Background
The RNA shown here (transfer RNA) has 73 nucleotides and comes from an Acidobacteriota bacterium. The prediction has a mean pLDDT of 80. RNAcentral records the identical sequence in 2 taxa. It matches the Rfam family "tRNA". Rfam describes the family as follows. Transfer RNA (tRNA) molecules are approximately 80 nucleotides in length. Lineage of the source: Bacteria > Pseudomonadati > Acidobacteriota.

[in-house]
Order: sequence, then C1' cells, then structure tokens
RNA sequence: GCCACUGUAGCUCAAUCGGUAGAGCAAGGCUUUCGUAAAGCCGAGGUUGUAGGUUCAAGUCCUAUCAGUGGCU
Repeated sequence: GCCACUGUAGCUCAAUCGGUAGAGCAAGGCUUUCGUAAAGCCGAGGUUGUAGGUUCAAGUCCUAUCAGUGGCU
C1' cells in the first nucleotide's frame, strides 16, 4: 500500500425483507434476615464508532472517515 471482517447499555451479545432498539450479567432501590450472603420483586441505563446521503421511515442500504482484528504484498 491492497483486501476482508468487526464496532449497538458498564460487560457479553441479539434485532428476520428497511417499520416501536432488546436479552443475560453487573450496578441501584425494595422485600425477607439480628446482620450478611442467597432468593424474590422493581425501576433505570443507548447520539447503534464518527460525518454526510437515499427513504414516509435507517442499527440495517450508499459514500467518506476513525479504531480494532486477520490476510496479502
């Protein structure tokens, strides 16, 4: 220098043909207990790496760019 893949909640990951962004764990609160752990319940947490474009509508499609991984030279 070229090619491919990945980037979504604190972490690990979903999201079908473009149609309301979710789960588990963690953290927080409550119940229970003399207290802790365990168990149960509750609510919260997101500029989908960034910037544009297409569309009535974009995590998803297009372009550029950043970071990481792998391969080639």